[in-house]
């Protein structure tokens, strides 16, 4: 220098155009003499940024940023 893939909650990941979810973690409650476990619940998001297409974009397109791998 070229090519491919990825970027979504604190972490690991879903969501293939119609108001973004799960597990773990955290917090609260129940239970226990107490802790853990179990059960119930709550909270947590500028979906990397800026534009474009569309009635509508996490999703499609362009340009940037970051990461991983391959080729040279």
């Nucleotide at each position: 220098g070229c090519c491919a893939c990825c970027c979504u909650a604190g972490c690991u990941c879903a969501a293939u155009g119609g108001u973004a979810g799960a597990g773990c973690u955290a917090c609260u409650g129940u239970u226990u003499u107490g802790u853990a476990a179990a059960c119930a619940g709550u909270a947590g998001g500028u979906u990397c940024g800026c534009g474009g297409u569309u009635c509508g974009a996490u999703c499609c397109c362009g340009c940037g940023g970051g990461g991983u791998g391959g080729c040279u």
Molecule: transfer RNA
Organism: Candidatus Portnoyibacteriota bacterium